[in-house]
Molecule: SAM riboswitch aptamer (S box leader)
Organism: Hymenobacter sediminis
RNA sequence: UACUUAUCCAGAAAGACCGAGGGAUUGGGCCCGACGACGUCUUAGCAACCUGACUUAAAACAAGGUGCUAACUCCCAUUUCAACCCGCGUUCUGGGUUGGAAGAAGAUAAGUA
Numbered sequence: 001u002a003c004u005u006a007u008c009c010a011g012a013a014a015g016a017c018c019g020a021g022g023g024a025u026u027g028g029g030c031c032c033g034a035c036g037a038c039g040u041c042u043u044a045g046c047a048a049c050c051u052g053a054c055u056u057a058a059a060a061c062a063a064g065g066u067g068c069u070a071a072c073u074c075c076c077a078u079u080u081c082a083a084c085c086c087g088c089g090u091u092c093u094g095g096g097u098u099g100g101a102a103g104a105a106g107a108u109a110a111g112u113a
Base pairs, nucleotide, nucleotide: 001113002112003111004110005109006108007107008106013043014042015041016040017039021032022031023030026077027076028075029074044069045068046067048066049065050064051062052061073105078102079101080100081099082098083097084096085095086094
C1' cells in the first nucleotide's frame, strides 16, 4: 500500500506551546474558533478491536498493544420501499417532505499478501 472481516445512535479531560483557520474528499448546509479552535508535547481518562483473567458461551472485570476523548461517521447528496402534500388529470406522468433498508466513501481494529 492492497484485500478480507467486524464495528461506527454510547463513552472520555487538563496544562504548555503554536497562531487562523477547522469539522476526510466535491457540492450544499450547519457548527467550532483570538473567552485561542486545529495541530504538537505531557499527564489523565474512555473502552471499539487484539490481549489478560474468568466463563459451556456471553456479559461484567483489567487497561498491556493499537485506537479514541464537539455535535449520529455533525447532516444531506446513490439505489430502493412506505406514508403524506402539491401539481397533472382524456391517457401518460412530475416534484417536495418524513421515516426505514441497502450501497458507495471514510475512520478504527485484526488477519493475509